Predicted 3D model of a 71-nucleotide RNA (transfer RNA) from a Parcubacteria group bacterium. The sequence was found in a public genome assembly. Model confidence (mean pLDDT): 81 of 100.
[in-house]
RNA sequence: GCCCCUAUAGCUCAAUGGUAGAGCAGCGGCCUUUUAAGCCGUUGAUCUCAGUUCGACUCUGAGUGGGGGCA
Numbered sequence: 001g002c003c004c005c006u007a008u009a010g011c012u013c014a015a016u017g018g019u020a021g022a023g024c025a026g027c028g029g030c031c032u033u034u035u036a037a038g039c040c041g042u043u044g045a046u047c048u049c050a051g052u053u054c055g056a057c058u059c060u061g062a063g064u065g066g067g068g069g070c071a
Stems, first nucleotide, its partner, number of pairs: 001070007010024004018054001026042005047063005
């Protein structure tokens, strides 16, 4: 320098173009003599900028970060 993959919650992962979910973690409560475990509830996210579309996490373009391949 060129090519490929990838970016969603604090972490690990889902999501036919049609209201972004789960587990763990966090917070509140129940239970318990207390802690742990268990049960109930709850907060929190689509890398950035454009485009297509009635509608975009999803499709397209450019960029940024990470990983890999070739030279």